[in-house]
RNAcentral holds the sequence, with entries from MGnify. A computed fold for a 161-nucleotide RNA from a mouse gut metagenome, annotated as Lysine riboswitch aptamer. The coordinates come from a structure-prediction model, not an experiment, and the mean pLDDT is 80.
């Protein structure tokens, strides 16, 4: 250099199938107050609907969905992947902002767990970031050595030619 490998019984991602949450909510229909604005992420345009009755409230009546969870499969892997910065391309009516989604580039993180905050969400669920805590897995150093201590990071570690 080049091959193969390790961490775990929640390693990471993707994806199929049930299913609970979403929610008796959103929307739709009826009647009925009501009496002029209401939608299209926000501003402005431009457009739709609207005195043949918006907005908003009650009642009754149909009634979802998507993200993201749980449970089995399956498929690629061990920077698996996850995050934040830039530059491009694309959706959301034009435009600017802001916001999905991808491509590429820089940077940070060894792994999961668990408590505090913050952001996202319908959510004390999950994810994200930040900090503290054991745990566990490499490697160096030391030492009373199959254990302890101290330190570091995956551009590591281990074996093999």
């Nucleotide at each position: 250099g080049a091959u193969a490998g390790a961490g775990g019984u929640u390693g990471c991602a993707u994806u199929u199938u049930u299913u609970a949450u979403g929610a008796g909510u959103a929307a739709g229909a009826a009647u009925g107050u009501g009496g002029a604005u209401g939608c299209g992420g926000c501003a402005g345009g431009c457009g739709c609907a609207g005195g043949a009755g918006a907005a908003a409230c009650a009642u009754u009546u149909u009634a979802a969905a998507a993200g993201g969870g749980a449970a089995a499969g399956a498929u690629g892997c061990c920077g698996a992947a996850a995050g934040g910065g830039g530059a491009g391309a694309u959706g959301a009516c034009c435009u600017g902002c802001u916001u999905g989604u991808u491509u590429u580039u820089c940077c940070u993180u060894g792994g999961g767990c668990a408590u505090a905050c913050a952001g996202u969400u319908a959510a004390g669920a999950g994810c994200u970031g930040u900090a503290u805590g054991a745990c566990u897995g490499u490697c160096a150093u030391c030492g009373a050595a199959u254990c302890g201590a101290u330190g570091g990071g995956g551009c590591g570690c281990u074996a093999u030619c």